[in-house]
Molecule: transfer RNA
Organism: Candidatus Woesearchaeota archaeon
């Protein structure tokens, strides 16, 4: 220098191909249950790496970057 892959709540993840309310689990908070705690049940807050483009609409498609991993030279 070139190619490929990855980036989503505090953590791990689904969703991306085929654009339309961002999923689930754990953790956290509140309530219920309990003499109390744990377990269990209900509810809640919290995320799309950045900028730009396309579009009525972008986590998703396109471009340029950033960070990480692998390969070639």
């Nucleotide at each position: 220098g070139g190619g490929c892959c990855c980036a989503u709540g505090g953590u791990g993840u689904a969703g991306c191909c085929u654009g339309g309310u961002a999923u689930c689990a754990c953790a956290c908070g509140a309530g219920g249950u309990u003499u109390g705690g744990g377990a269990c049940c209900u509810c809640g807050g919290a995320a799309c790496c950045g900028c730009g483009g396309u579009u009525c609409g972008a986590a998703u498609c396109c471009g340029c970057g950033u960070g990480g991993g692998c390969c070639c030279g």